[in-house]
RNA sequence: CACUUAUCAAGAAAGGCAGAGGGUAAUGGCCCGAUGAAGCCUUGACAACCUAUCCCGACCACGGUCGGGGAAAGGUGCCAAUUCCAGCCCGGAAUUAAAACCGGGACAGAUAAGUC
Numbered sequence: 001c002a003c004u005u006a007u008c009a010a011g012a013a014a015g016g017c018a019g020a021g022g023g024u025a026a027u028g029g030c031c032c033g034a035u036g037a038a039g040c041c042u043u044g045a046c047a048a049c050c051u052a053u054c055c056c057g058a059c060c061a062c063g064g065u066c067g068g069g070g071a072a073a074g075g076u077g078c079c080a081a082u083u084c085c086a087g088c089c090c091g092g093a094a095u096u097a098a099a100a101c102c103g104g105g106a107c108a109g110a111u112a113a114g115u116c
Base pairs, nucleotide, nucleotide: 002115003114004113005112006111007110008109013043014042015041016040017039021032022031023030027086028085029084044079046077049075050074051073053070054069055068056067057066058065059064083108088105089104090103091102092101
């Protein structure tokens, strides 16, 4: 890189360095940014995917397995806006017909675990 599964409407700050960009496919919007973007460092928080662990229940080949509820030490992740919105398709509604609008799906993306 690729493949599989799950989740993505919630949540979460400061300081230092730095010095103009950033918001996760192209694209179109719209936002954030010298009242300091990205990036790096320190501390902290949020969350609960994996690991260890606690409680309850069921099953069991008595080694464990599954479900529910905690906790948060370790591995990740993450701390503007729904994955910021759309973008492709279907439906609703609207209209002369459309656009805008509403609902759903797909594609794409992000994160975790596993496989290769």